Description: This is a predicted structure of a 79-nucleotide RNA (c-di-GMP-I-GGC riboswitch aptamer) from a Desulfuromonadales bacterium. The source organism's lineage runs through Bacteria, Pseudomonadati, Thermodesulfobacteriota, Desulfuromonadia and Desulfuromonadales. The coordinates come from a structure-prediction model, not an experiment, and the mean pLDDT is 81. It was read from a public genome assembly, where an Rfam model found it.

RNA sequence: UGUAGAGAUGCCAAACCUCUCGUGAGGGAGGGGCGGAAAGCCACGGGUCUUUUUCUUGAAGAUAGCCGGGUUGCCAGGA
Numbered sequence: 001u002g003u004a005g006a007g008a009u010g011c012c013a014a015a016c017c018u019c020u021c022g023u024g025a026g027g028g029a030g031g032g033g034c035g036g037a038a039a040g041c042c043a044c045g046g047g048u049c050u051u052u053u054u055c056u057u058g059a060a061g062a063u064a065g066c067c068g069g070g071u072u073g074c075c076a077g078g079a
Stems, first nucleotide, its partner, number of pairs: 005075001011036002016031006034065001040071003044068003047063006
């Protein structure tokens, strides 16, 4: 310096509940803990979902804890 995650320090936080924002998918805060080695960030490609429409097309949005990709990071046994 790097590493496929052995160990350690910690980290994040599903469903659900309360409050709140949104037409909605869903988002935020608090509680909670299913799980995670990037479950940090990015909507670039695909998928799924929502809204609108001429309900065919199209357009706008959501989902990063659906998959792929891009990018950044903690510790370090063995190699």